A computed fold for a 328-nucleotide part of an RNA from a soil metagenome, annotated as large-subunit ribosomal RNA, domain IV.
Rfam family: Bacterial large subunit ribosomal RNA. Gene Ontology terms of the family: ribosome and structural constituent of ribosome.
Context: one part of a larger RNA
RNA sequence: CGGUGUUGAAGGAACUAGGCAAAUUGCCCUCGUAACUUCGGAAGAAGAGGGCCCGGUUGUUGCGCAAGCAGCGGCCGGGGGCACAUAGCAGGGGGUGGCGACUGUUUACUAAAAACACAGGGCGCUGCGAAAUCCAAAGAUGACGUAUAGCGUCUGACGCCUGCCCGGUGCUGGAAGGUUAAGAGGAGAUGUGAAAGCGUUGAAUCGAAGCCCCAGUAAACGGCGGCCGUAACUAUAACGGUCCUAAGGUAGCGAAAUUCCUUGUCGGGUAAGUUCCGACCUGCACGAAUGGCGUAACGACUUCCCCACUGUCUCCAAUACAGGCUCA
Numbered sequence: 001c002g003g004u005g006u007u008g009a010a011g012g013a014a015c016u017a018g019g020c021a022a023a024u025u026g027c028c029c030u031c032g033u034a035a036c037u038u039c040g041g042a043a044g045a046a047g048a049g050g051g052c053c054c055g056g057u058u059g060u061u062g063c064g065c066a067a068g069c070a071g072c073g074g075c076c077g078g079g080g081g082c083a084c085a086u087a088g089c090a091g092g093g094g095g096u097g098g099c100g101a102c103u104g105u106u107u108a109c110u111a112a113a114a115a116c117a118c119a120g121g122g123c124g125c126u127g128c129g130a131a132a133u134c135c136a137a138a139g140a141u142g143a144c145g146u147a148u149a150g151c152g153u154c155u156g157a158c159g160c161c162u163g164c165c166c167g168g169u170g171c172u173g174g175a176a177g178g179u180u181a182a183g184a185g186g187a188g189a190u191g192u193g194a195a196a197g198c199g200u201u202g203a204a205u206c207g208a209a210g211c212c213c214c215a216g217u218a219a220a221c222g223g224c225g226g227c228c229g230u231a232a233c234u235a236u237a238a239c240g241g242u243c244c245u246a247a248g249g250u251a252g253c254g255a256a257a258u259u260c261c262u263u264g265u266c267g268g269g270u271a272a273g274u275u276c277c278g279a280c281c282u283g284c285a286c287g288a289a290u291g292g293c294g295u296a297a298c299g300a301c302u303u304c305c306c307c308a309c310u311g312u313c314u315c316c317a318a319u320a321c322a323g324g325c326u327c328a
Base pairs, nucleotide, nucleotide: 001323003321004320005319006318007317008316010314011313014312019309027051028050029049030048031047036041038157052079053078054077055076056075057074058073059072060071061070062069063068080084092307093306094305095304097302098301099299100298104116105115120155121154122153123152124151125150126149132141133140134139158294159293160292161291163224164223165222168221169220170217171216172215173214174213177212178211179210183206184205188201189200190199191198192197225243226242227241228240229239252286253283264280265279266278267277268276
């Protein structure tokens, strides 16, 4: 000098990105226990008291003929110690938002999460030699299953819900029509030859799927406007006009894990709050299964606040142990 422990006056988070680390709590019994809630929970909520030893008194259980023995309590009084769950082991607690319902799963070796999964919901395909998948084939999985099944895809408990747009892209359907390959077809044209012939070329016309075309379909991919004016203070605009569109964002939510301007404005909390909570709505650039908004319970998740507690700090000190270092 750092490391690992222990202790610490007064203060008690002033430390710090952040109570990180440490401290507090810790067991059993009795009492007691809020909001909220899916009535199960929340809950060991929180919080309060007791726990060692001795004496007295009293109730009761089992066994026993009885005396009694063994046990479980109630009440009262007293004793000692710094300390009676005496060591060790052994929850700190509460409030409030966000996200994800939950238990689970994950980056073997820097990420455990709000990511994945999930039960539940929807859509699509599939009638069985099924669809889908592996494969050159044979064959196999699916499945010794059969639409209450199997596969694909999206969403993700539960509650209330899930608006408008089919113009584009995709998918599905459509005995018409257009276009369209090989092929069929051969009007003709042409080379050569004396000719027969052998060649070359070739217009109509007939030719599938596909595309065009016509419909349907958004829990398919996706999309969901602008300008101007108007009310007897002002302001604002229920109202009107106009342009464009396939249709112009409904409910709900909203400075949000989304808000640039922005530390928006107001309120709360603090002596003081770019964070936090509640509102407002001017949503740069929320929005309804790429789900919207709520939600009890749950979380080694995350934000903010409070109580308790503390060497995190004001501000450092002492000490034990094992090292470094110096000397012998």

Model confidence (mean pLDDT): 89 of 100. The RNAcentral record of the full RNA draws on SILVA.